Large-subunit ribosomal RNA, half A from an uncultured Synechococcales cyanobacterium, 1637 nucleotides, folded computationally.

[in-house]
Context: one part of a larger RNA
């Protein structure tokens, strides 16, 4: 360690359940709001975070009805009330009702400031005033009235208006007038009483639904769009005015007329009316008013049952009752008879509503035909556009724009150009209920709707945690028990937590709580494992334990050893793949529904049906309702004809007919729609962002020291004067060096970081086109952008949110129980096609149909392949003749001549060909005939398939390379498993219903592995060939053939010879057989080359050919052929499958025998024919077709069953082909079958699927700067970490102190230790409780404006809305009064104390004329630079004090040596001033100031010293108490001098060009106007008063931005010593601090 079992954990899944949701029906209601909504903010309780209720009259007040006993809400507990003198509670009425919100007295960052009474604005009446303009109008003001304003879910009308899609692209066109954004109304809205429709017949406002109909029709006539009349229903309702005429009022012009206003008249198409004339008082009746029957808003009465048994009864046993109630709920299980209800019956002080009743306003007719009257910038035209179904079209009808422009009944308009005739209406004013449309909200009910990963996002304190700057996004969390009866007590333990007791029916019902799967972790037992290689299993099996609910020739657990044996899925020609997915497990998780066709089946009917709509107690069966569809007759282009009919000359042919149908269901299947389900990247629309970044404005503020040394400027020389020169002042500069600061050139580290960009070491600017806060502006078809397509909140070739939206996706995954029959394609054509579609081809499954098809075989066909040919076309080798042509001789030229070139042509031999045939098979193919049958055809319905791979033949590419391409034909594989070929989809063999421990065989094979011949006979091979290859090469071998030589003696050995002319000539130095070249005789022999090799400087010299002997019988050569041999070198060991083999290798024959899921045998099952018998058949992917099985739920069903225990969950040897179904124990403790029937959110193992749970890596990395810890003491159940002491070490232009920003209690203090803290904890910025922030003077507002905001009137825009003037906000500005010391556990310029200041009222005294309006003037402003004075501040000395030491003095040594505002003084550098401070006269103008004259003539101003404040302050040190925190007493010195600021004088001088806010408080003011003397202003006193908000705490960080107690970022102020130029560096004082393993 493994399988198995039983007992636990952890999880929360199953089943129940419902306090929540969804979808309706019916009925009401259909708004709220200036009388302050909707929504918030804050408050209200004895005690009180939160919900819910209320509003300072705060958990509620008053009244008036209603009930009648407890009552102080959820929400307990405690305290304390209230209540039969009627509470609490329900119902109507009425009062209060902070603050924000329309928000309205100004403002303003919503819930707050300011101020002081004000309905902000608009609107509409009155009246008063009143311009350009005279009347008048606009405009102004005053007062009345209270109409609007802003919320709100649809559905209404109206303005503006997409894009994604679709058209397989795309531009007219679709999506669509939709999404959106916008005005605005009502409970419905809009339409609405014919200038209407039709069509020779007629209907009579207008809306809705049927149904005409997917029709006329529009349409790159593509994709799509798509009506109207009639007809059949609900609903039903009709009126007022302009106009003619009259009367009267008024106003012009005053003849009469002409406008206006008022009242009468009149309102209509068989034309009406005025008129004129005749005759009338009748019918109807809105709005509203009234009384009232009812309705709503509380309620009341309301029948009938006990016992046992049980923890408890409704269950069940007995034995009863009611019912106009046997709905429903609850009650300790299941209740008509306990509860509350339920049928049924009654009921309102007080509000509200209401059909028919009553009043009432208005409302009428004949008859005539002279006049006049009947809606004008209109109708209509032209041109442009929208809308009608209608895309310009031939295009009416309607609207709009521009631009023309009539007529009045003898008129006008319409009837799809247009005209004519006829018919219909009668426009240019207006109003109108019902039927419909829709539900944010109240009520009641209902569901073959969900039941906690479902149902709303939301059952639960949810639009909340949380996320994000912001629109905006957006969760997860039910269930003890009938009742807390919720565990007193006792041990263990610091607690947590657990064991006892007790409760209870049960604690494995104990609050992390009802059931309790499953993954995951455990401990106990049984077999079992450490010589053994692999999908982990299956077959077969020892052994060993075990079993008494399915059973004994049985069973369970285990599993030595042996055979076999590369997981699922997907997608593929092909996966064990090293191609995709998927830790593991559970839940959830995808072909649906509608309308419409097409077919199939089943029902009814025979012509079949019936929409919408009535009826009906009802959301039910049911009934009525033929409008309407379909069929009942077809042909043709039509006219037409008609069982035919068109075509045609036709009486012919020939084509289409000439057959019952339809409404319903139910299954398929197309089409339209999100249409099986997940998935983009995009495009549009309306928002929402410049707390990041980028630029711009406004307004602050920052930059240590150092260097260098420009203009200009003085002296000096110098020049006729200049010019130049020297030296000295001076300080320029996108100037140098280098901190802070900004920035980012290298390189390491880091890279699941410390850090979603940093850290170390170096680097670059560094007075500048510089950094930098605060505030503002510019926004996505756009901004910005010293410009890199950069930035525009971690996002940029077009943010981000939310919506069109389930975009669209010819793509890529996924896609859920069983059986059973058939069972493919990877082909052809056409495609903007090529991984998609369409048709065909192949599959199914259904009816027909005839004996057809089809292998085979008989016959009779044409063919131009293969092969073969050269007769054609073409190619082609030799040869022979040989036009012509080239060279080339002769010749003046004509010509005449050679030629060992080239060659047409022909002829002879030899050959080639896919586009060559004078020939031609073999197969295929056709056509008849026969012909077994599982076969075949036709229609009709539903598919998939259209990537195909290898192997054999036969072709093209390509190299007669490719496991390559492409074609044709045939197998296989796909989709096919057994056998063989070691393993091996395409070979070979052979097609698997099932079950045998049965026999026979293919390929293959018979030594062992490994079943079966160490099996016969003949031969080869020695090479482990066999068991990998060529070209070459080889006296290996066997075989066969030819030829030569050979007893006249071959061939090998051995022995002798191998010679002369001559060293052959040339050639060389030399060349003698042998460097080279030329010739190659000749003599002598048996033979002997003018030499085959080896030598030499040349010779020599040694062979050889060639002859002779010896010996003795066969000996060469050559060519086919069988089997071997070298040739032969890669990377882990790998070319028989191993051992091994001499056969167990080749090769011929033969017998045998093994060998598969074939074949045969037995026994079963299922399909198709078929009455049966009986025969065939069952491999299977995409796919078609059939039959099952289970799930939820519905009806049966108030069922059967159930506490003597339901579902659910474990189990265990039944049953069935499965999918599944029983039974039995065991747990659970309330439900819930089965049969037969319906309906579906109906079956899960995969979608980098979702949600949740547990592993696994793994006790592994890590524990976040290397400033650094130790020791001892305390504390405590426990201490490396907490607290104390010591020491040590770290920081020290910080890691210290104090603001703003931004946080929001984190501050103190007591108690805690579950969580958090990267380790620990006794501790903590952690959890519980208590407590702290105190201001006339500090910030802010009650003051000011700056950019920049919003804007009364106005200007401009379809709407929304944009700009803006007066104005009003808006600080980073400008104005503007307080210092010290002490105090607290936390607060301090804020309390205390002592000293001041400001600015109001009041009193008193004194003086004087003011003040407001306005005007002026001030405020009031850059950047660099030197130089000085003078201060903090340091630092010496000097005083004083102090421990050490026996003691005394010195010296070293340590500490201290300190004080503010204000007031005063006139000290006081300086500045500015004689080029004239101050001051005073005059001058013009409206005064003053200011300016200009004059006259006098030293002043202003100013840091800071000094003195006051001010001693009973503080102070070193000393002393006493202490609870060790701490606290009380005393208390010396308290001076000089150096050095010296980046602080201040100073808003100064200086100098330069780039010329450097406003606006208030301040000061002056004359005239006009307004107010004033009982007012007002100044002075001085003395008295009182002084409002709102902020104030803890952290602030270079553990409290702020960055997810964190994160090596980052974060503006401004303080600034010790030594060393130094210096804020560098080094070390260090004060303070902090040792980095939470």
């Nucleotide at each position: 360690g493994g399988c198995u079992g039983a007992u636990g954990g952890u999880g929360g899944a199953u089943a129940c359940c419902u306090a929540g949701g969804c979808a309706c029906a019916c009925a009401g209601a259909g708004g709220c709001g200036a009388c302050g909504a909707a929504g918030g903010a804050c408050g209200u309780g004895g005690u009180u975070a939160c919900c819910g209720a209320c509003g300072a009259u705060a958990u509620g007040c008053c009244c008036c009805g209603g009930g009648g006993a407890g009552u102080u809400g959820g929400a307990a507990g405690c305290a304390g009330g209230c209540a039969u003198u009627g509470a609490u509670c329900c119902g109507g009425g009425g009062g209060u009702u902070u603050c924000c919100g329309a928000a309205u007295g100004g403002g303003g960052c919503a819930a707050c400031c300011c101020u002081a009474c004000a309905u902000a604005c608009u609107g509409u009446u009155a009246c008063c005033u009143g311009a350009a303009u005279c009347u008048a109008u606009a405009g102004g003001g005053u007062a009345g009235c209270a109409a609007g304003a802003g919320c709100g879910a649809a559905c209404g009308c109206a303005g503006c208006g997409a894009a994604u899609u679709g058209a397989a692209a795309c531009a007219u066109c679709u999506u669509a007038g939709u999404a959106g954004c916008u005005g605005u109304a009502g409970g419905a809205a809009g339409a609405g009483a014919a200038a209407a429709c039709a069509a020779a017949c007629g209907u009579g406002a207008u809306u809705c639904c049927c149904u005409u109909a997917g029709u006329a029709g529009c349409g790159g006539c593509g994709a799509g769009c798509g009506a109207a009349g009639c007809g059949g229903g609900a609903a039903g309702a009709g009126c007022c005015u302009a106009a003619a005429c009259c009367a009267g009022a008024u106003u012009g012009c005053a003849u009469g007329c002409a406008g206006u206003c008022u009242g009468g008249g009149g309102u209509u198409g068989u034309g009406g009316g005025a008129c004129a004339g005749c005759g009338a008082c009748a019918u109807g009746g809105a709005c509203g008013c009234g009384a009232g029957c009812g309705g709503u808003u509380a309620g009341a009465c309301g029948a009938a049952g006990c016992a046992g048994c049980u923890g408890a009864a409704u269950a069940c046993u007995g034995c009863a009752u009611c019912a106009g109630a046997g709905a429903a709920g609850g009650u300790g299980a299941a209740a008509a008879u306990c509860c509350u209800g339920u049928a049924g019956u009654c009921g309102a002080a007080a509000a509200c509503u209401u059909a028919a009743c009553g009043c009432u306003a208005c409302u009428a007719g004949c008859u005539g035909g002279a006049u006049c009257c009947c809606g004008a910038g209109u109708a209509g035209g032209u041109c442009g556009g929208g809308g009608c179904a209608c895309g310009u079209g031939a295009a009416a009808u309607c609207c709009c724009g521009a631009u023309u422009g009539a007529a009045u009944c003898c008129g006008c308009g319409a009837g799809g150009a247009c005209c004519a005739c006829c018919u219909c209406g009668u426009a240019a004013g207006g109003c109108u209920a019902a039927a419909u449309a829709c539900u944010c909200c109240u009520g009641u009910g209902u569901g073959a709707c969900c039941g906690a990963u479902a149902g709303u996002g939301a059952a639960c304190c949810a639009g909340u945690a949380c996320c994000g700057c912001g629109a905006g996004g957006g969760a997860a969390c039910g269930g003890u028990g009938a009742a807390a009866a919720g565990a007193a007590c006792c041990c263990c333990g610091g607690g947590a937590g657990g064991g006892g007791a007790g409760u209870g029916a049960a604690a494995u019902a104990g609050a992390a709580c009802a059931u309790g799967a499953a993954a995951c972790c455990a401990u106990c037992a049984g077999c079992u494992u450490a010589c053994a290689a692999g999908c982990a299993a299956u077959c077969g099996a020892a052994g060993c334990a075990c079993g008494a609910u399915u059973u004994a020739a049985c069973g369970u657990g285990u599993g030595a050893c042996g055979g076999u044996g590369u997981g699922c899925c997907u997608g593929u020609u092909g996966a064990a793949g090293a191609a995709u997915g998927a830790g593991c497990c559970g839940g959830c998780g995808a072909c649906u529904u509608a309308u419409a066709g097409g077919c199939a089946c089943u029902g009814g009917c025979a012509g079949a049906u019936u929409a919408a709509g009535c009826c009906g107690g009802g959301a039910a069966u049911g009934g009525c309702g033929a409008a309407g569809u379909c069929a009942a007759a077809g042909c043709g282009a039509a006219a037409g004809c008609g069982a035919g009919u068109c075509u045609g000359a036709a009486u012919a042919g020939g084509g289409c007919g000439u057959u019952a149908g339809u409404c319903a269901g139910u299954g398929u299947u197309u089409a339209u729609a999100g249409a099986c389900c997940c998935g983009a990247a995009c495009c549009c629309g309306g928002g929402u962002g410049a707390u990041c970044u980028a630029a711009c404005c406004a307004u602050g503020u920052c930059c240590a020291g150092g260097a260098u040394g420009a203009a200009g400027c003085u002296u000096g020389g110098g020049u006729a004067a200049c010019a130049c020169c020297a030296a000295g002042u001076g300080g320029a500069g996108g100037u140098c060096c280098g901190a802070a600061c900004c920035g980012a050139c290298u390189g390491a580290u880091g890279u699941u970081g410390a850090a979603a960009a940093a850290u170390c070491a170096g680097c670059g600017g560094a007075u500048g086109a510089g950094g930098u806060g605060u505030g503002g502006u510019u926004a996505g078809g756009g901004g910005u952008g010293a410009a890199a397509u950069g930035c525009c909140a971690a996002u940029c070739g077009a943010a981000c949110c939310c919506g069109g939206a389930g975009c669209u996706a010819g793509c890529u995954g996924g896609u859920u129980c069983u059986c059973c029959c058939c069972g493919a394609a990877a082909u052809g054509u056409g495609u903007u096609g090529a991984g998609g579609c369409g048709c065909a081809g192949c599959g199914g499954c259904a009816a027909u149909g005839a004996u057809u098809a089809u292998a085979g075989c008989u016959g009779g066909g044409g063919g131009g392949u293969a092969a073969a040919g050269c007769a054609c076309u073409g190619a082609u080798u030799c040869g022979g003749u040989g036009c012509g042509g080239g060279c080339u001789g002769c010749g003046a030229g004509a010509g005449c001549g050679g030629u060992a070139c080239c060659a047409a042509a022909u002829c002879g031999a030899g050959u080639c060909a896919a586009a060559c045939u004078c020939u031609g098979a073999a197969u295929a193919c056709c056509c008849a005939g026969u012909g077994c049958a599982c076969a075949c055809a036709u229609u009709g319905c539903c598919a998939g398939u259209g990537a195909g791979a290898c192997g054999g033949u036969g072709g093209g590419g390509g190299a007669u390379a490719a496991g390559c391409u492409u074609c044709a034909u045939c197998g296989u594989c796909a989709a096919g498993a057994g056998g063989g070929a070691a393993a091996c989809a395409g070979c070979c063999c052979a097609g698997a219903c099932c079950a045998c421990c049965a026999g026979c065989u293919a390929a293959g094979g018979u030594c062992c592995c490994c079943a079966a011949a160490u099996c016969a006979u003949c031969a080869u091979u020695c090479a482990g060939u066999g068991a990998u290859u060529a070209a070459g090469g080889a006296g290996g071998u066997g075989g066969g053939a030819g030829u030569g030589c050979a007893g006249a003696g071959a061939c090998a050995a051995c022995c002798a010879g191998g010679a002369g002319g001559u060293u052959u000539g040339c050639c060389u130095a030399g060349a003698a057989g042998c460097a080279g070249c030329c010739a190659a005789c000749c003599u002598u022999a048996a033979a002997a080359g003018a030499g085959u090799g080896c030598g030499u400087a040349a010779u020599a010299g040694c062979u050889c050919a060639c002859u002779g002997g010896u010996c003795a019988a066969g000996c060469g050569c050559u060519c086919c052929u069988g089997c071997g041999c070298c040739g032969a070198a890669a990377a882990u060991g790998a070319a028989c499958g191993g051992g091994g083999c001499u056969a167990a290798a080749u090769g011929a024959u033969g017998u045998a025998c093994c060998g598969a899921a074939g074949c045969u045998g037995u026994g079963g099952g299922a399909u198709a024919u078929g009455c049966a018998a009986a025969u065939a058949u069952c491999g299977g992917u995409a796919g078609g077709g059939g039959a099952g099985c289970g799930u939820u739920c519905u009806g049966u069903u108030g069922u059967a069953g159930u506490u003597a225990g339901a579902a659910g969950c474990a189990u265990c040897a039944g049953c069935g082909a499965g999918a599944g179904c029983a039974g039995g124990u065991g747990u659970g403790g309330a439900c819930g079958a089965a049969g037969c029937a319906g309906a579906a959110g109906u079956g899960a193992g995969a979608a980098u699927g979702u949600c949740g749970g547990c592993u696994u890596g793994a006790g592994u990395a890590g524990c976040g700067c290397a400033a650094a810890c130790a020791u001892u003491g305390g504390u405590g159940a426990g201490a490396a970490u907490c607290c104390a002491a010591u020491g040590c070490c770290c920081u020290g232009a910080a890691a210290u102190c104090c603001c703003a920003a931004g946080g929001u209690u984190u501050c103190c203090u007591c108690c805690g230790g579950a969580a958090g803290g990267c380790u620990c904890g006794u501790c903590c910025g952690c959890g519980g409780a208590g407590g702290g922030u105190u201001a006339g003077u500090c910030g802010g507002g009650a003051c000011c404006u700056a950019a920049g905001g919003c804007g009364a009137g106005g200007c401009c825009g379809a709407a929304a809305g944009g700009c803006g003037u007066a104005g009003u906000c808006g600080a980073u500005g400008g104005a503007c009064a307080a210092c010290u010391g002490g105090u607290u556990a936390a607060u301090a310029u804020u309390c205390c104390a002592g000293u001041a200041c400001u600015u109001g009222u009041u009193u008193u005294g004194g003086u004087u004329u003011g003040u407001g309006c306005a005007g002026a003037g001030g405020g009031a402003c850059g950047g660099a630079g030197a130089a000085g004075g003078c201060u903090a501040a340091a630092c010496u000395a000097g005083c004083c004090g102090g421990a050490u030491g026996u003691u005394g003095g010195u010296u070293a040594c340590c500490g201290g040596u300190u004080c503010a505002a204000g007031c005063g003084u006139c000290c006081g550098a300086g500045g500015u001033g004689c080029u004239g401070a101050g001051a005073g006269u005059c001058g013009g103008u409206g005064a003053a100031a200011a300016c200009g004259a004059c006259u006098u003539g030293a002043g202003c101003u100013g840091a800071g010293g000094c003195g006051u404040g001010a001693g009973u302050a503080c102070g070193a040190g000393g002393g006493g108490a202490u609870a060790c925190g701490u606290c009380c007493c005393c208390g010396a010195a308290g001076u000089a001098g150096u050095u010296g600021a980046u602080g201040u004088c100073a808003a100064g001088c200086u100098u330069c060009c780039a010329a450097g806010a406003a606006a208030a408080g301040c000061u002056c003011u004359a005239a006009a106007c307004a107010c004033g003397u009982u007012a007002a202003g100044c002075c001085a006193a003395a008295a009182u008063g002084a409002c709102c908000c902020g104030u803890a705490c952290c602030c270079u960080a553990a409290a702020c931005c960055g997810a964190c107690a994160c090596a980052g970022g974060u503006g401004g102020g303080a600034a010790g010593g030594u060393u130094g130029a210096g804020a560098a560096u080094a070390c260090u004082a004060a303070a902090g601090g040792g980095c939470g393993c």
It matches the Rfam family "Bacterial large subunit ribosomal RNA".